[in-house]
Context: one part of a larger RNA
RNA sequence: UAUUGGCUAAGGAACUCGGCAAAAAAGCGGCCGUACCUUCGGUAUAAGGCCUGCCUCGACUAAUCUCGAGGCCGCAGCUAAAGAACCCCUGGCGACUGUUUAUCAAAAACACAACUCCGUGCUAAGCCGAAAGGCGCUGUAUACGGGGUGACGCUUGUCCGGUGUCGGAACGUUAACGGUGGAAGUGUAGUGACUUCGGUUGCUAUGCGGACGCCCGAAGCGCCGAUGAACGACGGCAGUAACUAUAACUGUCUAAAAGUAGCGAAAUACCUUGUGGGGUAAGUUCCCACGCGCAUGAAUAGCGUAACGACUGGAGAACUGUCUCAGCCAAUAGCCCG
Numbered sequence: 001u002a003u004u005g006g007c008u009a010a011g012g013a014a015c016u017c018g019g020c021a022a023a024a025a026a027g028c029g030g031c032c033g034u035a036c037c038u039u040c041g042g043u044a045u046a047a048g049g050c051c052u053g054c055c056u057c058g059a060c061u062a063a064u065c066u067c068g069a070g071g072c073c074g075c076a077g078c079u080a081a082a083g084a085a086c087c088c089c090u091g092g093c094g095a096c097u098g099u100u101u102a103u104c105a106a107a108a109a110c111a112c113a114a115c116u117c118c119g120u121g122c123u124a125a126g127c128c129g130a131a132a133g134g135c136g137c138u139g140u141a142u143a144c145g146g147g148g149u150g151a152c153g154c155u156u157g158u159c160c161g162g163u164g165u166c167g168g169a170a171c172g173u174u175a176a177c178g179g180u181g182g183a184a185g186u187g188u189a190g191u192g193a194c195u196u197c198g199g200u201u202g203c204u205a206u207g208c209g210g211a212c213g214c215c216c217g218a219a220g221c222g223c224c225g226a227u228g229a230a231c232g233a234c235g236g237c238a239g240u241a242a243c244u245a246u247a248a249c250u251g252u253c254u255a256a257a258a259g260u261a262g263c264g265a266a267a268u269a270c271c272u273u274g275u276g277g278g279g280u281a282a283g284u285u286c287c288c289a290c291g292c293g294c295a296u297g298a299a300u301a302g303c304g305u306a307a308c309g310a311c312u313g314g315a316g317a318a319c320u321g322u323c324u325c326a327g328c329c330a331a332u333a334g335c336c337c338g
Base pairs, nucleotide, nucleotide: 001333002332003331004330005329006328007327008326010324011323014322019319029051030050031049032048037042039151053072054071055070056069057068058067059066073077087316089314090313091312092311093309094308098110099109114149115148116147117146118145119144120143126135127134128133152304153303154302155301157234158233159232162231163230164227165226166225167224168223171222172221173220178215179214180213181212185208186207187206188205189204190203191202192201193200194199235253236252237251238250239249262296263293274290275289276288277287278286
């Protein structure tokens, strides 16, 4: 010096990102007592308080159990036999028990019961597999598969223009095939012209060939409609009231529609330590309000919510070497010798 322990005057969180760590509390008994809130189950061992020895007597006894009365000693009496938790107030998130990054994350993430949408009529849909076959299922729509939300309570507004999905089939568009016309090129046969005699170039007949045009032509797309617990979206500019301010009101432009109920400086607010109130002597955090919300908002759910949480924010009681501010002690390691 380090590690692990023990003690400490006065103060008691002044430490610190943060009471991290430590301390304190409680200690399988008995009695009393127990709030808000609540889904009436809980909360709750809430909180908080008191008692415990020995002797004598009485009651009831199986009892030296238990109960009652009196007495005795100490600062202190649990044979209860060695044994488990600090507590309280108030927000956020997630209902809950559960699950997870084996080896830096246990959570507000995942799951969940519940709600909802879509698909599936059984040789089901879906999935694995060249296939055989299998799972689904020895199940049958109160079933199975997929997506989303995530207990419960109150709710879930407007928009179908775009995208998706579903439905429709008249018209338009449209592939291959097919039909029809058919250029280039080319085979065979016949027959001309020219010729440097090597060839060159025509015509006729008959084949091959097939550019390209037109006709026909399904789904799809266009087109018509439906659909949001489908992907998603949910405005602007002016003016106006008998102080001022504000604007119930009016005008106008745009859009498919012009954000409803709620909540709101929020796990979302840039400006921002917003403004007011509360708590503190003093509070960028916290709680309660306000609301032109840079850029909240309704199953990408909205707002509440008892219980629960090794979650997260704020406050308090108790307690302490966390600190003011350090000190001492012990063991071990470190150093030396053997």